[in-house]
RNA sequence: GCCCGGGUAGCUCAGUAGGUAGAGCACCCGACUGUUAAUCGGGCGGUCGGUGGUUCAAGUCCACCCUCGGGCG
Numbered sequence: 001g002c003c004c005g006g007g008u009a010g011c012u013c014a015g016u017a018g019g020u021a022g023a024g025c026a027c028c029c030g031a032c033u034g035u036u037a038a039u040c041g042g043g044c045g046g047u048c049g050g051u052g053g054u055u056c057a058a059g060u061c062c063a064c065c066c067u068c069g070g071g072c073g
Base pairs, nucleotide, nucleotide: 001072002071003070004069005068006067007066010025011024012023013022019056027043028042029041030040031039049065050064051063052062053061
């Protein structure tokens, strides 16, 4: 320098014919229990790496950039 893959909640990830962003764990509250744990119910939490563009509408499509991993030279 070129090619491929990743960046979404505190963490691990899902979301693919573009149509109002989800799960598990963690955290908080409650139930249960002699207590804790476990289990069950509920809640909190993200303007989706950044800036532009396309569109009525973008996590999703396009361009450039940043960053992590891998490959080639």